[in-house]
RNA sequence: ACCGAGAAAGCCAAACCAGUCAUAAGACAGGGGCGGAAAGCCACGGGUCUUCUCUUCAGACACCUAAUAAAGACAGCCGAGCUACCGAAA
Repeated sequence: ACCGAGAAAGCCAAACCAGUCAUAAGACAGGGGCGGAAAGCCACGGGUCUUCUCUUCAGACACCUAAUAAAGACAGCCGAGCUACCGAAA
């Protein structure tokens, strides 16, 4: 380097609950613990998800669905890149 134990010390924290922010996906912090050897960082490539009616105002516009565009979200969906504790077996 690679690999991952009936090892050791630790670490992270799903669903859910309540609070705040956001139109939303979702995020933050608290409780919680399904799980995780990178469930550490990163939005580069895929994938999944969301999107406020327009307009300076007056005004116009039934609702819903789909498409396009653009802007976002997800790293605990996969891959890539970077970093990292321990040391049984191979």
This is a predicted structure of a 90-nucleotide RNA (c-di-GMP-I-GGC riboswitch aptamer). Its mean pLDDT, the model's own confidence on a scale to 100, is 80. The sequence was found by an Rfam model in a public genome assembly. Its Rfam family is "c-di-GMP-I-GGC riboswitch aptamer". Gene Ontology term of the family: cyclic-di-GMP binding.